RNA sequence: UGACUUAUAGCUUAACGGUGAGAGCAGUUGCCUUAUACGCAAAAGGUUAUUGGUUCGAAUCCAAUUAAGUCAA
Numbered sequence: 001u002g003a004c005u006u007a008u009a010g011c012u013u014a015a016c017g018g019u020g021a022g023a024g025c026a027g028u029u030g031c032c033u034u035a036u037a038c039g040c041a042a043a044a045g046g047u048u049a050u051u052g053g054u055u056c057g058a059a060u061c062c063a064a065u066u067a068a069g070u071c072a073a
Base pairs, nucleotide, nucleotide: 001072002071003070004069005068006067007066010025011024012023013022018056028042029041030040031039049065050064051063052062053061
C1' cells in the first nucleotide's frame, strides 16, 4: 500500500428485508436456608460501531468513516 472478514445488553452470542431484536452467563429483587452456597421465580438491562443512502419497511442491502483481525506485497 492492496484485498478480505468482523463490530448486537457488563461478557459470550442468536436473529430469511416483515411488524415488541431473543438467549446463556454476570448483576438486582424475592422465595428457600439459622446463615452462606446450590436451587426456584421475577423484573431490569440494546442509539444493533458512526454517518448517509435504497426500500412501504433495514441489525440485515449499498457507500464512506472508525476500530479489531487475517492474507499478500

Model confidence (mean pLDDT): 82 of 100. This is a predicted structure of a 73-nucleotide RNA (transfer RNA) from Ferruginibacter sp. Rfam family: tRNA. Rfam classes the family as a transfer RNA. Taxonomically the source falls in Ferruginibacter (Bacteria, Pseudomonadati, Bacteroidota, Chitinophagia).